[in-house]
Context: one part of a larger RNA
RNA sequence: GGAUGAACGCUGACAGAAUGCUUAACACAUGCAAGUCUACUUGAAUUCACUUCGGUGAUAGUAAGGUGGCGGACGGGUGAGUAACACGUAAAGAACUUGCCUUGCAGUCUGGGACAACUAUUGGAAACGAUAGCUAAUACCGGAUAUUAUGCGUGAGUCGCAUGACUCAUGUAUGAAAGCUAUAUGCGCUGCGAGAGAGCUUUGCGUCCCAUUAGCUAGUUGGUGAGGUAACGGCUCACCAAGGCCACGAUGGGUAGCCGGCCUGAGAGGGUGAACGGCCACAAGGGGACUGAGACACGGCCCUUACUCCUACGGGAGGCAGCAGUGGGGAAUAUUGCACAAUGGGCGCAAGCCUGAUGCAGCAACGCCGCGUGAGCGAUGAAGGCCUUCGGGUCGUAAAGCUCUGUCCUCAAGGAAGAUAAUGACGGUACUUGAGGAGGAAGCCCCGGCUAACUACGUGCCAGCAGCCGCGGUAAUACGUAGGGGGCUAGCGUUAUCC
Numbered sequence: 001g002g003a004u005g006a007a008c009g010c011u012g013a014c015a016g017a018a019u020g021c022u023u024a025a026c027a028c029a030u031g032c033a034a035g036u037c038u039a040c041u042u043g044a045a046u047u048c049a050c051u052u053c054g055g056u057g058a059u060a061g062u063a064a065g066g067u068g069g070c071g072g073a074c075g076g077g078u079g080a081g082u083a084a085c086a087c088g089u090a091a092a093g094a095a096c097u098u099g100c101c102u103u104g105c106a107g108u109c110u111g112g113g114a115c116a117a118c119u120a121u122u123g124g125a126a127a128c129g130a131u132a133g134c135u136a137a138u139a140c141c142g143g144a145u146a147u148u149a150u151g152c153g154u155g156a157g158u159c160g161c162a163u164g165a166c167u168c169a170u171g172u173a174u175g176a177a178a179g180c181u182a183u184a185u186g187c188g189c190u191g192c193g194a195g196a197g198a199g200c201u202u203u204g205c206g207u208c209c210c211a212u213u214a215g216c217u218a219g220u221u222g223g224u225g226a227g228g229u230a231a232c233g234g235c236u237c238a239c240c241a242a243g244g245c246c247a248c249g250a251u252g253g254g255u256a257g258c259c260g261g262c263c264u265g266a267g268a269g270g271g272u273g274a275a276c277g278g279c280c281a282c283a284a285g286g287g288g289a290c291u292g293a294g295a296c297a298c299g300g301c302c303c304u305u306a307c308u309c310c311u312a313c314g315g316g317a318g319g320c321a322g323c324a325g326u327g328g329g330g331a332a333u334a335u336u337g338c339a340c341a342a343u344g345g346g347c348g349c350a351a352g353c354c355u356g357a358u359g360c361a362g363c364a365a366c367g368c369c370g371c372g373u374g375a376g377c378g379a380u381g382a383a384g385g386c387c388u389u390c391g392g393g394u395c396g397u398a399a400a401g402c403u404c405u406g407u408c409c410u411c412a413a414g415g416a417a418g419a420u421a422a423u424g425a426c427g428g429u430a431c432u433u434g435a436g437g438a439g440g441a442a443g444c445c446c447c448g449g450c451u452a453a454c455u456a457c458g459u460g461c462c463a464g465c466a467g468c469c470g471c472g473g474u475a476a477u478a479c480g481u482a483g484g485g486g487g488c489u490a491g492c493g494u495u496a497u498c499c
Base pairs, nucleotide, nucleotide: 001499002498003497004496006495007494008493009492010491014370016368019364020363021329026327027326028325030324031323032322035070036069037068039067040066041065042064047058048057049056050055077282078281079280087206088205089204090203091202092201093200096199097198098197101195102194103193104192105191106190107189108188109143110142111141112140118133119132120131121130122129123128149174150173151172152171153170154169155168156167157166158165159164179187180186181184208254209253210252215245216244217243220242221241222240223239224238225237226236227235257279258278259277260276261272262271263270264269284305285304286303287302288301307318308317309316310315335361337360338359339358343357344355345354346353347352374404375403376402377401384395385394386393387392408440409436410435411434412433413432414431418426443488444487445486446485447484448469449468450467454483455482456481457480458479464471465470
């Protein structure tokens, strides 16, 4: 000098676009953040109309409940753990999986029995149940049929770096399905290919400090067989062998999410990993599996621990590292806002519903960028302050005064784009026009040298200053105040950290 997610002190006009718990992965009141659905089933109230006053119709097959489907594995948060194939990069899978989507071939035949909701009885303070009975389905279970599917067998061929892979013919065994109503070029369902996108596994290389850490290792290293997995594999198990790693740093300890990037630097390098983007890990601490195409699942389940709450003491409920917000910690970090109008996501044929993702608004000079606080003329160089050798000098064209301007501002009028036909939270916002009037808008640090900028008074090794050298003990350009000056400017200084 540059830089910062900064903080502190003094000061503070406006606008744009950004950023805002770096500390306690501390504890959380309250609200919201994931639902949706012409598959199926039960099915109100209210209000209105008619009425023979009994009811009937509409509201409405709506609200609400249940079965079922898809989605809750995305999106959002955090960085605790992790020195690891976690990440980056380059490869491999002849050892693998894939819901929705696109595309191709073929099919969608025939039966059955339940369980919720509901009704009745009943237990419990509650959470939540129990028993009996009724019922539908795209829920569940049989049978049939089926290839380029799968298993086993035979024959032929092509290819590969190895295990081996692929193709054709043929025999045999096994394995499917669901309907709906808008009747349409509709939406679905089943099997098998291909694709796209996604995931999983393996490998080479790279990835901090300590040797005042030198030895580490029994599923350990390898083999055979079996189990398990979507799949390879000590992944697991039985048996067998005795191996495996290490000074090219094993093992242990400390620290840490990694990267694209960001800061600095001429570069090499050094530092860093906020925001934005990619990957990983985690969801009060620990463990476990279930469902599912996908999880060992933030707003799912079970167990356990700590904590909090309810309780009729028998027993129950909970998890903000989602968005706001509260307490606490701290030098320190914002609103319990508006809207689904746009973009995107889930469900749905759609209409639409949901969406604290997102779009906006609010707060903060926290940083960046822009702009203003007026312009021209104006010497009796006014008054006043300060200094003075008392002559004067200086603040100083500065002010006053005169002539103007209208960025910002105030008031009024008009008023968007963002939205394909409709639909605008932002917002009567941006912007435009008119009127008004210099009015409402300047501070901070420094002036001994380094380092741009000097005098007076006060103080008297005191009070104080200080980044380093050093100032202050009676004329202090170094302390304090004033005048003057220098620097930067809606900021200026200080502190902290990096180059």
A computed fold for a 499-nucleotide part of an RNA from an uncultured bacterium, annotated as small-subunit ribosomal RNA, 5' domain. The RNAcentral record of the full RNA draws on ENA and SILVA. Its mean pLDDT, the model's own confidence on a scale to 100, is 85. Rfam family: Bacterial small subunit ribosomal RNA.